[in-house]
A computed fold for an 87-nucleotide RNA from Paenibacillus sp. Soil766, annotated as c-di-GMP-I riboswitch aptamer. The sequence was found by an Rfam model in a public genome assembly. The model forms 95% of the base pairs in the Rfam consensus. Model confidence (mean pLDDT): 88 of 100. NCBI's taxonomy places the organism under Bacteria, Bacillota, Caryophanales, Paenibacillaceae, Paenibacillus.
RNA sequence: GGUUCGACAAGGCAAACUUGCUGAAAGGCAAGGACGCAAAGCUGAGGGUCUACGGUUCUAGUGAACUAUGGCAGCCUGGUUACCGAA
Numbered sequence: 001g002g003u004u005c006g007a008c009a010a011g012g013c014a015a016a017c018u019u020g021c022u023g024a025a026a027g028g029c030a031a032g033g034a035c036g037c038a039a040a041g042c043u044g045a046g047g048g049u050c051u052a053c054g055g056u057u058c059u060a061g062u063g064a065a066c067u068a069u070g071g072c073a074g075c076c077u078g079g080u081u082a083c084c085g086a087a
Base pairs, nucleotide, nucleotide: 005085006084012037013036017032018031019030020029021028022027035074041080042079043078045077046076047075048072049071050070054067055066056065057064058063
């Protein structure tokens, strides 16, 4: 120095919930807050999952079903980059 690894420590992220903004919704962003996290960094490529403005079909109507082009990286897999440091 590299690969694997995750003890001590440094530093990091931040679930639920609350407030504000935003969005049709799911969700996102900011502040507070810590359940947890060694990639809880990035990537929506595969699976999974959430939503359904619009669209399609059905319906006498109310409405119902389907649909991602919208999301989730803190569900799994893949890709990619990286801090600290014992064994």